[in-house]
A computed fold for a 101-nucleotide RNA from an uncultured Synergistales bacterium, annotated as SAM riboswitch aptamer (S box leader). The coordinates come from a structure-prediction model, not an experiment, and the mean pLDDT is 78. Its Rfam family is "SAM riboswitch aptamer (S box leader)". Rfam links the family to the GO term regulation of gene expression. The sequence was found by an Rfam model in a public genome assembly.
RNA sequence: CUUUCAUCAAGAGAGGCAGAGGGACCGACCCUGUGAAGCCCGACAACCUGUUUGAAUCAGGUGCCAAUAUCGGCAGCAAAGUUAAAGCUGAAUGAUGAGAG
Repeated sequence: CUUUCAUCAAGAGAGGCAGAGGGACCGACCCUGUGAAGCCCGACAACCUGUUUGAAUCAGGUGCCAAUAUCGGCAGCAAAGUUAAAGCUGAAUGAUGAGAG
RNA backbone atom coordinates (compact mmCIF):
# COMPACT_ATOMS: atom_id res chain seq x y z
C1' C A 1 0.00 0.00 0.00
C1' U A 2 -4.12 -3.61 -1.24
C1' U A 3 -7.91 -6.62 0.79
C1' U A 4 -11.53 -9.23 4.55
C1' C A 5 -14.35 -8.79 9.07
C1' A A 6 -16.16 -5.83 13.26
C1' U A 7 -17.38 -1.00 15.46
C1' C A 8 -18.35 4.37 14.98
C1' A A 9 -25.69 8.42 19.28
C1' A A 10 -21.72 6.94 25.25
C1' G A 11 -16.84 8.20 27.71
C1' A A 12 -12.10 11.40 28.57
C1' G A 13 -7.72 18.01 32.38
C1' A A 14 -9.24 25.50 34.33
C1' G A 15 -2.01 20.83 33.39
C1' G A 16 3.16 21.97 30.95
C1' C A 17 5.91 23.20 26.22
C1' A A 18 4.45 25.45 21.78
C1' G A 19 2.80 29.57 18.71
C1' A A 20 -1.69 29.63 13.83
C1' G A 21 -4.33 26.97 12.45
C1' G A 22 -8.02 22.94 12.76
C1' G A 23 -12.80 19.89 12.25
C1' A A 24 -10.22 13.57 6.17
C1' C A 25 -12.34 15.54 0.99
C1' C A 26 -16.49 19.15 -1.40
C1' G A 27 -20.70 22.50 0.30
C1' A A 28 -22.25 24.45 4.76
C1' C A 29 -21.66 25.38 9.74
C1' C A 30 -18.43 25.45 13.80
C1' C A 31 -13.76 25.51 17.18
C1' U A 32 -9.44 28.63 17.91
C1' G A 33 -4.17 34.32 21.08
C1' U A 34 -10.20 33.38 27.16
C1' G A 35 -4.59 29.81 22.68
C1' A A 36 -5.20 25.79 16.75
C1' A A 37 -1.90 21.72 15.04
C1' G A 38 2.15 18.95 17.30
C1' C A 39 4.99 16.87 21.78
C1' C A 40 4.93 15.46 27.21
C1' C A 41 2.13 14.29 31.50
C1' G A 42 -2.87 12.99 32.78
C1' A A 43 -7.70 10.92 31.76
C1' C A 44 -11.26 7.54 28.74
C1' A A 45 -12.00 2.54 27.60
C1' A A 46 -12.93 0.45 21.51
C1' C A 47 -10.17 -3.89 19.44
C1' C A 48 -6.41 -7.83 20.01
C1' U A 49 -3.05 -11.04 23.21
C1' G A 50 -1.99 -13.22 28.10
C1' U A 51 -4.15 -14.58 32.98
C1' U A 52 -9.20 -16.96 34.74
C1' U A 53 -14.10 -22.77 34.73
C1' G A 54 -16.33 -18.07 33.31
C1' A A 55 -16.55 -12.97 34.68
C1' A A 56 -14.14 -9.03 37.18
C1' U A 57 -9.18 -7.34 38.00
C1' C A 58 -4.23 -6.97 36.25
C1' A A 59 -0.33 -6.77 32.38
C1' G A 60 1.12 -5.92 27.22
C1' G A 61 0.26 -3.98 21.84
C1' U A 62 -2.32 -0.22 19.46
C1' G A 63 -6.29 3.47 19.94
C1' C A 64 -8.78 7.70 21.73
C1' C A 65 -9.85 12.68 24.70
C1' A A 66 -15.46 19.98 20.86
C1' A A 67 -20.12 19.38 18.34
C1' U A 68 -24.06 11.77 16.33
C1' A A 69 -17.88 10.14 11.48
C1' U A 70 -20.56 18.22 13.36
C1' C A 71 -24.57 18.23 9.30
C1' G A 72 -25.35 17.15 4.21
C1' G A 73 -23.09 14.82 -0.27
C1' C A 74 -25.52 8.85 -3.69
C1' A A 75 -30.08 5.83 -3.76
C1' G A 76 -34.81 4.22 -1.88
C1' C A 77 -39.18 4.79 1.27
C1' A A 78 -42.36 8.24 3.19
C1' A A 79 -44.43 13.24 3.89
C1' A A 80 -46.18 17.59 1.29
C1' G A 81 -49.11 18.70 -2.99
C1' U A 82 -47.58 25.94 -4.59
C1' U A 83 -42.59 25.46 -3.14
C1' A A 84 -39.16 23.85 0.30
C1' A A 85 -37.23 21.80 4.81
C1' A A 86 -37.25 17.93 8.35
C1' G A 87 -37.77 11.97 9.11
C1' C A 88 -36.43 6.55 8.31
C1' U A 89 -33.37 2.77 5.77
C1' G A 90 -29.20 1.44 2.96
C1' A A 91 -24.84 2.56 0.20
C1' A A 92 -20.31 5.41 -0.91
C1' U A 93 -16.27 7.67 1.41
C1' G A 94 -13.48 8.16 6.20
C1' A A 95 -11.45 6.55 11.15
C1' U A 96 -9.94 2.57 14.65
C1' G A 97 -8.78 -2.69 15.78
C1' A A 98 -7.59 -7.69 14.21
C1' G A 99 -6.30 -11.19 10.14
C1' A A 100 -4.25 -12.05 5.12
C1' G A 101 -1.21 -10.62 0.77